[in-house]
Order: sequence, then C1' cells, then structure tokens
RNA sequence: CCUCUGGAGAGACUCGUAAAGAGCACCGAAGGAGCAAGGUAACUAAUAAUUUAGUUAUUGAAACUCUCAGGUAAAAGGACAGGGG
Repeated sequence: CCUCUGGAGAGACUCGUAAAGAGCACCGAAGGAGCAAGGUAACUAAUAAUUUAGUUAUUGAAACUCUCAGGUAAAAGGACAGGGG
C1' cells in the first nucleotide's frame, strides 16, 4: 500500500418539489489546526565551577482541545482494531 471483517457520536429539525442552498440546534473517529513536560540555542544574573536560576526563540504527543472542513434515519464515509497478501 491492497483486500476482507468489525467500527462510535450528534435534529428522518424548519424553509425549499428534490438535490443544492439558507436558518437554528448539535457531534468528533476522514482531513486540517493548537500545545504540556522535556530537549536545543541565545541573552541576563549569581557562582569555586564545564554549575544554578530566570527570560526569549525554536522543537515538541494524543483517542486531549478547536470545530475550518466533514457529519447528525438508511446508504455512503469513518479514526482505530483484527485476518490475509
């Protein structure tokens, strides 16, 4: 990477002939975005010290957070898990 199986949450809401779209209310498990400890570097202060403390920058995970996207009957999709290749 391919294939098979399992796979949650939230209005079958209102307008619209329906899809699309609009409105209000919601969900987090496609995707996307955010960062904790710690690490690294620079500066400042103290110090016996190749040490300590502070500040700034950078790096830094998720199933946490956001809700842009996506989703809120079924279908489809679906992080992730297991089997096979």
Predicted 3D model of an 85-nucleotide RNA (Glycine riboswitch aptamer) from Clostridium nigeriense. The sequence is in RNAcentral, with records from MGnify. RNAcentral records the identical sequence in 2 taxa. The coordinates come from a structure-prediction model, not an experiment, and the mean pLDDT is 86. It matches the Rfam family "Glycine riboswitch aptamer". Rfam links the family to the GO term glycine biosynthetic process. The organism belongs to Clostridium, within Bacteria.